[in-house]
C1' cells in the first nucleotide's frame, strides 16, 4: 500500500413491516398507547351451487405445462427483482417458505391480527417526468 473478514454509524434495497410517546428504580429487555402502513373474518344485494379422502382455504412474485438418467435436472409459458420514477430494448438473477384445521365467495356496520426478517458499493442504452447540488 492492497485484498479479504468482523464491528459500529450513516446512506440505501426487498418487503405491509414505520414514526412518536408513556411505564417497569436504570434498561440493550418487556409492556401499553396514538398516528401511519398491511392482512384476515364478517349482512342485504349479487354470485356460486362439485363440497363431505380427489377435502377446502389464507399470506406471498413464488404458479402452470412438457420431458428425463426423476427426493433432482432440462425446456417452455407466465410472475417478480436489478438504488428517484414511467415506457421500450438488451443482459443478469429469483420463482421459496409458512399458516388455518373440516371451515370461510363478495360484503356496510362490526370483530380481529401483523409491523418481522433478509441484504450491500449498486446492470447497460434510448426517450420523457421529477428532485438535489453547483454556476
Nucleotide at each position: 500500500g492492497g485484498a479479504a473478514g468482523a464491528u459500529u454509524g450513516a446512506c440505501g434495497c426487498c418487503a405491509a413491516a414505520g414514526a412518536c410517546g408513556c411505564g417497569c428504580c436504570c434498561a440493550u429487555g418487556c409492556g401499553c398507547g396514538u398516528c401511519g402502513c398491511g392482512g384476515g373474518g364478517g349482512a342485504c344485494c349479487c354470485g356460486a351451487g362439485u363440497u363431505u379422502c380427489a377435502g377446502g382455504g389464507g399470506c406471498g412474485c413464488a404458479u402452470c405445462c412438457g420431458g428425463c438418467c426423476a427426493g433432482g435436472c432440462c425446456g417452455g409459458a407466465c410472475g417478480g427483482c436489478g438504488a428517484c420514477u414511467u415506457c421500450c430494448a438488451a443482459c443478469g438473477c429469483c420463482g421459496a417458505g409458512c399458516c388455518c384445521g373440516a371451515c370461510a365467495g363478495c360484503u356496510a356496520a362490526c370483530c380481529u391480527c401483523g409491523c418481522c426478517g433478509g441484504c450491500g458499493g449498486a446492470u447497460u442504452g434510448g426517450a420523457g417526468g421529477a428532485g438535489u447540488u453547483g454556476u
The prediction has a mean pLDDT of 76. Predicted 3D model of a 135-nucleotide RNA (c-di-AMP riboswitch aptamer (ydaO/yuaA leader)) from an Acidobacteriota bacterium. Its Rfam family is "c-di-AMP riboswitch aptamer (ydaO/yuaA leader)". On this family, see Barrick et al., Proc Natl Acad Sci U S A 2004: "New RNA motifs suggest an expanded scope for riboswitches in bacterial genetic control".